[in-house]
Molecule: Glycine riboswitch aptamer
Organism: marine sediment metagenome
RNA sequence: GUUCGGGAGAGUAUGCAUCAAUUUUUGCGUCACCGAAGGGGCAAGCAGUAAACCUAAACCAUUUACUGUGAAACUCUCAGGUAAAAGGACCGGGC
Numbered sequence: 001g002u003u004c005g006g007g008a009g010a011g012u013a014u015g016c017a018u019c020a021a022u023u024u025u026u027g028c029g030u031c032a033c034c035g036a037a038g039g040g041g042c043a044a045g046c047a048g049u050a051a052a053c054c055u056a057a058a059c060c061a062u063u064u065a066c067u068g069u070g071a072a073a074c075u076c077u078c079a080g081g082u083a084a085a086a087g088g089a090c091c092g093g094g095c
Stems, first nucleotide, its partner, number of pairs: 001095006011031001013030005032082003038078001039076003045069008
């Protein structure tokens, strides 16, 4: 990577229009929610720069500030999702 299986959460909310035999399509809104497709954010640490301190003068060490790097199931809720189906991080089996 692929295949099989397991796999949570939250409104079958609502207005207009539309497909449609329909609770089930699609578009534009309204309010309320979820976090486990995807995506964004950062802690310690590490590295660098500058200043201070030490010194005959420096290096090193130390302190302070700034910059970069830096994880998630944390966090944000952009996207996605809130009956079923589909999807689904992650886990297990096969290849």